[in-house]
RNA sequence: GCUGACGUGGCACAGUCGGUAGCGCGCCACCUUGGUAAGGUGGAGGUCGGGGGUUCGAAUCCCCUCGUUAGCU
Numbered sequence: 001g002c003u004g005a006c007g008u009g010g011c012a013c014a015g016u017c018g019g020u021a022g023c024g025c026g027c028c029a030c031c032u033u034g035g036u037a038a039g040g041u042g043g044a045g046g047u048c049g050g051g052g053g054u055u056c057g058a059a060u061c062c063c064c065u066c067g068u069u070a071g072c073u
Base pairs, nucleotide, nucleotide: 001072002071003070004069005068006067007066010025011024013022019056027043028042029041030040031039049065050064051063052062053061
């Protein structure tokens, strides 16, 4: 230098033939308990790495760019 994959709540991930983002763990409150454990119920928290474009509408399509990683030269 070239090519591919990945980047989504605190963490690990899903959602990728466009319709407005979800699960688990964790966190907070309450219930239960002898108990700050286990179990149950509810809740907070992300505009999807950044910028631009297409579209009525973009995590999803296109372009540029940043980071991680693998391969090639």
A computed fold for a 73-nucleotide RNA from a Clostridiales bacterium, annotated as transfer RNA.
NCBI's taxonomy places the organism under Bacteria, Bacillati, Bacillota, Clostridia, Eubacteriales.
The coordinates come from a structure-prediction model, not an experiment, and the mean pLDDT is 82.